[in-house]
RNA sequence: AAAUGUUAAAGCCAAACACAUUGUGAAGUGUGGACGGAAAGCCAUGGGUCUUAGUAAUUCUAAGAUCGCCAGGUUACCUUA
Numbered sequence: 001a002a003a004u005g006u007u008a009a010a011g012c013c014a015a016a017c018a019c020a021u022u023g024u025g026a027a028g029u030g031u032g033g034a035c036g037g038a039a040a041g042c043c044a045u046g047g048g049u050c051u052u053a054g055u056a057a058u059u060c061u062a063a064g065a066u067c068g069c070c071a072g073g074u075u076a077c078c079u080u081a
Base pairs, nucleotide, nucleotide: 003080005078012037013036017032018031019030020029021028022027035068041074042073043072045071046070047069048066049065050064051063052062053061054060
């Protein structure tokens, strides 16, 4: 350096739900709370899903959301051989 990992250790994140709040909306943020996670750290690059507007249209186009949907890129603690 790379690989590996929870029948090591020290730690980390935080689903659903509730309250508050932002947004037309998908959804986001904060507090509480833990379903789970070895990248459940970051990035919307490709695909998927979802929202809004135009449209006769579930078409097409444009703008968005989702990284805890999949893949990819990138960064990182410790252990073991």